A computed fold for a 377-nucleotide RNA from Alistipes sp., annotated as Bacterial RNase P class A.
It is recorded under the gene name rnpB.
Its mean pLDDT, the model's own confidence on a scale to 100, is 75.
Its Rfam family is "Bacterial RNase P class A". Rfam's curators write: Ribonuclease P (RNase P) is a ubiquitous endoribonuclease, found in archaea, bacteria and eukarya as well as chloroplasts and mitochondria. It is annotated as a ribozyme.
Of the family's consensus pairs, 94% are formed in the model.
RNA sequence: GGGCAGGCCCGCCCUGUCGCUGCCGGCCGAGGCCGGGAGAGGAAAGUCCGGGCAACACAGAGCACCGCGCAAGCUAACGACUUGAUAUCCGUGAGGGUAUAGGAGCGUAACAGAGAACGACCGCCCGCAGGGGGAUUUUCGUAAUCCCGGCGGGUAAGGGUGAAAAGGCGGGGUAAGAGCCCACCGCGGGGGCAGCGAUGCCGCCCGGCAGUACGUCUCGCGGGUUGCAAGACCGUGUAUACCGGCAAUUAAGGGUUGCUCGCCCGAUGCCGGGGGGUAGGUUGCUUGAGACGGCAGGAGACUGCCGCCCUAGAUAAAUGACAGGGGCCCGGGGUUCGCCCCGGGAACAGAACCCGGCUUACAGGGCCUGCACGUAC
Numbered sequence: 001g002g003g004c005a006g007g008c009c010c011g012c013c014c015u016g017u018c019g020c021u022g023c024c025g026g027c028c029g030a031g032g033c034c035g036g037g038a039g040a041g042g043a044a045a046g047u048c049c050g051g052g053c054a055a056c057a058c059a060g061a062g063c064a065c066c067g068c069g070c071a072a073g074c075u076a077a078c079g080a081c082u083u084g085a086u087a088u089c090c091g092u093g094a095g096g097g098u099a100u101a102g103g104a105g106c107g108u109a110a111c112a113g114a115g116a117a118c119g120a121c122c123g124c125c126c127g128c129a130g131g132g133g134g135a136u137u138u139u140c141g142u143a144a145u146c147c148c149g150g151c152g153g154g155u156a157a158g159g160g161u162g163a164a165a166a167g168g169c170g171g172g173g174u175a176a177g178a179g180c181c182c183a184c185c186g187c188g189g190g191g192g193c194a195g196c197g198a199u200g201c202c203g204c205c206c207g208g209c210a211g212u213a214c215g216u217c218u219c220g221c222g223g224g225u226u227g228c229a230a231g232a233c234c235g236u237g238u239a240u241a242c243c244g245g246c247a248a249u250u251a252a253g254g255g256u257u258g259c260u261c262g263c264c265c266g267a268u269g270c271c272g273g274g275g276g277g278u279a280g281g282u283u284g285c286u287u288g289a290g291a292c293g294g295c296a297g298g299a300g301a302c303u304g305c306c307g308c309c310c311u312a313g314a315u316a317a318a319u320g321a322c323a324g325g326g327g328c329c330c331g332g333g334g335u336u337c338g339c340c341c342c343g344g345g346a347a348c349a350g351a352a353c354c355c356g357g358c359u360u361a362c363a364g365g366g367c368c369u370g371c372a373c374g375u376a377c
Stems, first nucleotide, its partner, number of pairs: 001373001003371008012326007020039002023036006041348001045359002048357005053227004065223005070084004085100006101218002105216005121159002123155006130148004167185002170182003186209001187207004191202004231283004240275001242273006253265004290309001292307006328345007
């Protein structure tokens, strides 16, 4: 110097004019005016986890279903976060990704392959019977020996298949081989040491010695449901359940009985009372696991103490528009290398009950620590 890795921060500023939503104060003609002050984010987003709060449900236990699954910690809580362990993958490196309870039983493992755990395809070795060649020999036949295929066995060393092949390698051993035996490495168990622990280490002891992956299965822990449009309160007008009174009609109609009478209720109108509900309003609502600063503890997530501050609460949804100046970035030109001139650009997005996380989006800029490379000394 450019390029990376990890972590963190900022993400426009000032002035003026005109508006928008709350709050405080004042004025009057009582719903308007005047003045002051406040007014989006790092993700307010996705609504994926966890909690507070609220309503409803709920004797207790089990099964089912869903989620999580290494260790220690942190926390109101968590599947988040922190630190660490083991295995594996990526990177030259700083670093980063993924996985992690148990393993008794059962199931599956495409294609290829003999065999995917009841492994003999080629090869190697032994035996049996057969065919052919054939030295020595006078000849014939035969043996040693060579070749060919057949049958019966042995063998997991070698070849070959595959993502994966029955611990590895060397020696002994054997007809050929094989943990069959031995040394070393690996593995399992025990012991010792270190660590809270996951786990690590070993001139120690014992054992010839585990297939792998996924699923099923088993174990432990957690989970009632719905979300502030939760929920609570007030409630005009019109209509109206129900109740009371009055009025009028040979009172419609209904009940009681088979029919009639009788008895009971009663349509309608007016007046009064009145429950529930609708529009709307108030509340929940922003002082909270709170922000900022300092000190202390811890490796860290985080915690404790002190000081100080109050920092949006809208409801169809306010937080904006315009003008000027400044800063930043990009391109071009000039330069006395200080800078100047011209043109352009500025993201993702936007509260809706509140917090802790995660995930996703983001123009541009800055800081800290670390890494490898190049160049110069």